[in-house]
RNA sequence: GAAAUUCUUCGGGGCAGGGUGCGAUUCCCUACCGGCGGUAACAGUCCGCGACCCGUAUUUUACGGCUGAACCGGUGAGAUUCCGGUACCGACAGUAUAGUCUGGAUGAGAGAAGAAAUGA
Numbered sequence: 001g002a003a004a005u006u007c008u009u010c011g012g013g014g015c016a017g018g019g020u021g022c023g024a025u026u027c028c029c030u031a032c033c034g035g036c037g038g039u040a041a042c043a044g045u046c047c048g049c050g051a052c053c054c055g056u057a058u059u060u061u062a063c064g065g066c067u068g069a070a071c072c073g074g075u076g077a078g079a080u081u082c083c084g085g086u087a088c089c090g091a092c093a094g095u096a097u098a099g100u101c102u103g104g105a106u107g108a109g110a111g112a113a114g115a116a117a118u119g120a
Base pairs, nucleotide, nucleotide: 005116006115007114008113009112010111017029018028019027031100032099033090034089035049036048037047038046044088045087053065054064055063056062070086071085072084073083074082092103093102094101
């Protein structure tokens, strides 16, 4: 010390306080939250990935589809990532209409960390 192998662990957060009503964490006023990798500079909103859902299949694997949202100014070599301002987005089922409750889920996974052995 290229390439390749085996195993282990980790791996998603959030309505406090009020109003109406028979009933709402779902409506109204407000509140809170933000997976993973990349990016000359730190990202929920740039690029890509995962999960959920749908279809096909050789139904173990996989493939395809669907899949939300940001601008302006400043600094700087470089920032839709920092600072200031003002916004926006968030699957499906249940239920008085849900990003936050309950459920699939003590699940799965993008990935991260470590160990062992082999070794051109």

Predicted 3D model of a 120-nucleotide RNA (FMN riboswitch aptamer (RFN element)) from Blautia sp. Taxonomically the source falls in Blautia (Bacteria, Clostridia, Lachnospirales, Lachnospiraceae).